[in-house]
Context: one part of a larger RNA
């Protein structure tokens, strides 16, 4: 000199864009943060209308609308948070997978046949303070389970081609495995959309393996028994001591094994002419974690933050028998600390989940609020104005200085205050409706495809911007002045009080302390402290 997720002191007008618990991965009151689908299913409270019975306000039936709960499907593995652990194929980079998987999506081939038994909801009853649980009856499905068929896929045997290779391709024989319907239209035969099943390919995502690279300590020198390798077996989507039985005795290490300490890694960021050094806040990629430890289930995907089970610590409820919970999601609270925000608005936009769609959900996100925490921009007026006014300070005086500074005159209105009307951008026209009815296919309609017109929706928001009126009106501080280092005099104090980054000042004329005047620097900031180069 530059920089900062900064803090502290004094001061403080506005706007834009960013950033905001670096400490205790400490504990958490409260609310919200993951739902959705009735076009998978049985059904239904309630409401409205109509009808029947009529005891005149109840019961039943039909139609329309239709909550809550339940079965089922998809999603809760994304999105969001944190950096505890980890010195490791965790990360970066370059490869391998002839050792693998991949829901939804795209493309392509084929199929979608015929049956069965349950169960929740519901009804009846029982236990319990509650959480919840049990018994009996009975019901549905795209829930569950057999049967038929099955080109290809899979397994076994076998023939040929090809490859560096245990792989790939082609052919033959045998074995063995599938499905689910709903809605719409109909000339009632079927058609079409969305699904379902068996395959091929792609895309995307993931798993695994390998070379190389990036910390400190030798005042850590030896470490290792599933350890190193082989064979058989098991296990996994998948190679492999991943696991197991047996056999062998290996494997790593001064090119630093093992141990210890520290630490998420990277793109980047800061500094520097560069080489390098430091760092890993925000944003982006990867990894790990979700009160602590362990475990599996479901699933395409988890060993799962707002799922389950067990153990532990802690907190809460309890009728003492037993139960409930997990903010390192968004706000917020306590504690800790030098220190870090609102228990805000909205799904209008972007994106995500579900749904055929309308739509619903979304503390992701879009916004607003607080904080000079940072960067950038603007303003606090402009021009003229010498009797160089008064006052202050200095000087013995003359005078000097503050200083065109003020006053005064003439302007301007960025800002500010008040008011006004429309209102940019963010919204894309989607869904939908509809005329002529176009195109392919079809016997027809729905549907598919193309297209003219109409077509709702804004949290921010009293938005930004614009116009009008008013009046210099609403707006300057902080640090320094001995040298380094730009800027000096007076008074007070008297090795005292104090200053200080270093050298050093202060013991009676202190340019170094304190105050004043003047001056220098920066400026809505200025200094100090901390850290890095």
């Nucleotide at each position: 000199g530059a920089a900062c997720g900064a803090a502290c002191g004094c001061u403080g007008g506005c706007g834009g864009c960013g950033c905001g618990u670096u400490u205790u991965a400490a504990g958490c009151a409260u609310g919200c943060a993951a739902g959705u689908c009735g076009a998978a299913c049985g059904g239904u409270a309630a409401u409205a209308c109509a009808g029947u019975g009529c005891u005149u306000g109840c019961a039943c039936u039909g139609u329309a609308u239709g909550a809550g709960a339940g079965u089922g499907g998809c999603g809760g593995a994304c999105g969001g948070g944190u950096g505890a652990g980890u010195a490791a194929c965790a990360c970066g980079u370059a490869g391998a997978u002839a050792a693998u998987c991949u829901g939804c999506c795209c493309u392509u081939g084929g199929a979608u046949u015929g049956g069965g038994g349950a169960u929740a909801g519901c009804c009846u009853g029982u236990g319990g303070a509650a959480a919840c649980a049990c018994a009996g009856g009975g019901u549905a499905a795209u829930a569950c389970c057999g049967g038929a068929u099955a080109c290809g896929a899979c397994c076994u045997u076998u023939a040929g081609g090809u490859u560096a290779a245990u792989g790939c391709c082609u052919g033959a024989a045998g074995g063995g495995g599938a499905a689910a319907g709903u809605c719409g239209c109909u000339u009632a035969g079927g058609c079409a959309c969305c699904g379902u099943c068996c395959g091929g390919g792609g895309a995307u995502g993931a798993g695994u393996c390998u070379g190389c690279g990036g910390c400190u300590c030798a005042u850590u020198a030896g470490c290792u028994a599933g350890u190193u390798g082989g064979u058989g077996g098991g296990g996994u989507a998948a190679a492999g001591g991943c696991c197991u039985a047996c056999c062998a005795a290996g494997g790593c290490a001064a090119c630093g094994a093992u141990g210890a300490a520290u630490a998420g890694c990277c793109g980047g960021c800061c500094u520097g002419a560069g080489a390098g050094g430091g760092u890993g806040a925000c944003c982006g990629g990867c990894c790990a974690c979700a009160c602590u430890g362990g475990g599996a289930c479901u699933g395409a995907g988890a060993c799962a933050c707002g799922g389950c089970c067990c153990a532990g610590a802690c907190u809460c409820c309890u009728a003492c028998g037993g139960g409930a919970g997990g903010c390192a999601g968004c706000a917020g609270c306590u504690a800790a600390g030098a220190a870090u925000c609102u228990u805000c608005c909205g799904c209008a936009a972007u994106g995500g989940g579900c749904g055929a769609a309308a739509g619903c959900c979304u503390g992701a996100c879009g916004g607003a609020g607080c904080g000079a925490c940072g960067c950038c921009g603007c303003g606090u007026g402009a021009a003229c104005g010498a009797u160089g006014a008064a006052g202050g300070c200095c000087g013995g005086a003359a005078g000097g200085u503050u200083g065109u500074a003020a006053a005064g005159u003439u302007c301007u209105u960025u800002u500010c205050u008040u008011g006004a009307g429309g209102g940019a951008g963010a919204a894309a026209u989607a869904a939908u409706g509809c005329a002529a009815g176009g195109g392919a296919g079809g016997g027809a309609a729905u549907g598919c495809u193309g297209g003219a017109c109409a077509g709702a929706u804004g949290a921010c928001g009293u938005u930004a911007a614009u116009c009008a009126a008013g009046g210099a009106a609403u707006a300057a501080g902080c640090c320094c002045c001995g040298g380094c280092u730009a800027a000096u005099u007076a008074c007070g104090u008297g090795c005292c009080a104090g200053c200080a980054g270093c050298c050093g000042c202060g013991g009676u004329a202190a340019c170094a302390c304190g105050u004043a005047a003047g001056g220098g620097g920066c400026a809505a900031g200025c200094g100090u402290u901390g850290u890095u180069c």

The part of an RNA shown here (small-subunit ribosomal RNA, 5' domain) has 533 nucleotides and comes from an uncultured prokaryote. The RNAcentral record of the full RNA draws on ENA. Its Rfam family is "Bacterial small subunit ribosomal RNA".